The prediction has a mean pLDDT of 82.
The part of an RNA shown here (large-subunit ribosomal RNA, domain II) has 719 nucleotides and comes from candidate division WS6 bacterium GW2011_GWF2_39_15.
It was read from a public genome assembly.
The source organism's lineage runs through Bacteria, Bacteria candidate phyla and Candidatus Dojkabacteria.
Its Rfam family is "Bacterial large subunit ribosomal RNA". Its family is annotated with structural constituent of ribosome and ribosome in the Gene Ontology.
[in-house]
Context: one part of a larger RNA
RNA sequence: CCAUGCGAGUCAGUUGUGUACGGCAAGGUUAAACCGGAAACGGUGGAGCCGAAGCGAAAGCGAGUCUGAAUAGGGCGAAUUCAGUCGUAUGCACUGGACCCGAAUCCAGGUGAUCUAACCUCGUGCAGAGUGAAGUCCCACGAAAGUGGGAUGGAGGCUCGAACACUUUAAUGUUACAAAAUUAUGUGAUGACACGUGGUUAGCGGUAAUAUGCCAAACGAACCUGGUAAUAGCUGGUUCUCCUCGAAAUAGCUUUUGGGCUAGCGUUGCAAUUUAAAUUCUGGGGGUAGAGCACUUAUAGAAUCUUGGGCUCGAAAGAGUACCAUGUUCUGUAAAACUCCGAAUACCGGAAUGUACAUUGUGGCAGUUAGAACUAUUGGGCUAAGCUAAUACGUUCGAAAGGGCAACAGCCCAGAUCGUCAGAUAAGGACCCUAAAUUUACCUCAGUGGCAAAGGAAGUGGAGUUUCUCAGACAGCUAGGAGGUUGGCUCAGAGGCAGCCAUCCUUUAAAAAGUGCGUAAAAGCUUACUAGUCUAGAGAUUCUGCGCUUAAGAUAUAACGGGGCUAAAGGUAAAUUCCGAAGCUGCGAAUGUGUAUUAACUUCGGUUAAUACAUUUGGUAGAGGAGCGUUCCAUACAUGUUGGCCUUAGCAGGCUAAAAAAAGCAGUGAAGGCAGCCCGUAAGGAGUUGCUGGAGCGUAUGGAAGUGAGAAUGCAUGG
Repeated sequence: CCAUGCGAGUCAGUUGUGUACGGCAAGGUUAAACCGGAAACGGUGGAGCCGAAGCGAAAGCGAGUCUGAAUAGGGCGAAUUCAGUCGUAUGCACUGGACCCGAAUCCAGGUGAUCUAACCUCGUGCAGAGUGAAGUCCCACGAAAGUGGGAUGGAGGCUCGAACACUUUAAUGUUACAAAAUUAUGUGAUGACACGUGGUUAGCGGUAAUAUGCCAAACGAACCUGGUAAUAGCUGGUUCUCCUCGAAAUAGCUUUUGGGCUAGCGUUGCAAUUUAAAUUCUGGGGGUAGAGCACUUAUAGAAUCUUGGGCUCGAAAGAGUACCAUGUUCUGUAAAACUCCGAAUACCGGAAUGUACAUUGUGGCAGUUAGAACUAUUGGGCUAAGCUAAUACGUUCGAAAGGGCAACAGCCCAGAUCGUCAGAUAAGGACCCUAAAUUUACCUCAGUGGCAAAGGAAGUGGAGUUUCUCAGACAGCUAGGAGGUUGGCUCAGAGGCAGCCAUCCUUUAAAAAGUGCGUAAAAGCUUACUAGUCUAGAGAUUCUGCGCUUAAGAUAUAACGGGGCUAAAGGUAAAUUCCGAAGCUGCGAAUGUGUAUUAACUUCGGUUAAUACAUUUGGUAGAGGAGCGUUCCAUACAUGUUGGCCUUAGCAGGCUAAAAAAAGCAGUGAAGGCAGCCCGUAAGGAGUUGCUGGAGCGUAUGGAAGUGAGAAUGCAUGG
């Protein structure tokens, strides 16, 4: 990982409350027990319970009662329309293991010291080598005490080093040789040494040269069994089919925030029966958008000189002031917590229309209370976030498939009952991939299109304004560009051209007391300006369309889905045609609901069926309905019914006819298995054919459940 089997809402309760059906009904019903019976069950049993009357704390009173001084008022009742009770099935709740599996725990009683810790008893082991303590003896010295030397001696938690014990470092090993090893290297090796035997200490404990170490591969409290199905607001799983409707991710409270309770939203009975949404008309209040500056706060400038202060002058009076504020006036502004104003919408009331699985009331049963993106208006943040929070009876997803966006829950189009090799469309598209236009007119040359700003630029198209121009413009070419004068000052020099001041006059077609290079200063070149030549447009500027630049990234083109595209297959504008979805339409079929008709049945309330018309049928949590199948139980399973006749006292019986139904099968091959055909919307099902199998099975109507597996790191077995 696979196969096969097993595997999860059950049962109980003198419990509560609903629903359906049934019995009896102002009543309903028995319990224990007893009697009968093989049993199933039948009979007896009225104790008790519920109901028919309430009110009060109660005594109590009673269609009333309580409160109260009250005959008041008020509370709860009665009166009207009087229904209960006992069963069966079933929904939900409650108490129990309570849908199933799953802790770590806690407690009780036992079992463990063959591992290991410590201790007790009796034992065992430690090659060899080295060092050479005390003591003793001898010699020397000394008065002595004693000192020195030499021998002898053989001490030591002494030294080196095997066995033995340990395990420092490294490598190997890491599905190992091994649930701690191997190899090399190390430490101790007469000791607080190592080892053996038997024994002692036990879990709220022992032992411990304390490491929370060890107490049988597991120890911050062993293991086994029991309490025990501990508990789990947590995770996982929870098994057949079809049909109808179909949510929520919000509010309040919560030792509450991943849980609950109530409301909201769903479903399903019963009752009401137009009350709902929406639209139109009509009556309202408002202080938002906007606007404004009349208040509050803020704010740019001017005037005035109103007031106060500062500064200057003055001995003072006083005068002045490009100073600071205040008042007034004028011009110009800002505001969520400003308003002299003030919409559109929205909201509330009324009327009409409005028939929708709409609304309202009241019961049963839920689920939901982690939401998401987008659009709009806002707060927070950086007018950041696939950010966070609020609002919207917003949209979609959630719970929604289909078409488009290359792919892509939340965007655009559109809501899938089923079938169809039919049609017309939506969004979006029409060169090829790829269904449909290689359609029209302009623009773009950047592959812009197919990422981005300020800024920059004789890119190019369009619309203007304005200046010059056949009396010849603009550009080019030819020529001139002079004189007073080297203007004055300054200066080493300053001659158009370092700098300062001034910037006149003359000759002219025109020529600056000089536009830029240049020189030490001059010189030289050039420009303005003028003439000629040439020839028809030239210059400046504003707005605007499309482009250019700005523009650098990490594995690989990689910033059109690709190919590829340039009078486009890019952009703008207009037009027609076409393609394009599970939407719409055509044809056929089914389903829920409503209405109508008909038929059958009826407990007379209705129920069922058929047909017609209208309308409906996406769906998670969830509610409701209808079915299929499995195992077991009960009954039936081939004869009976009706008419006529016969017979009989009658019943029974006989003959005959009619209609109905024939479902019972099985060694002449059951169940089960494999395969084909067939029926049903599905779960599934009858038959038949072929093969297998070898002994039981089936149908109808009811009943009862160990009743349906693909998931639980499920369990068992096998591969």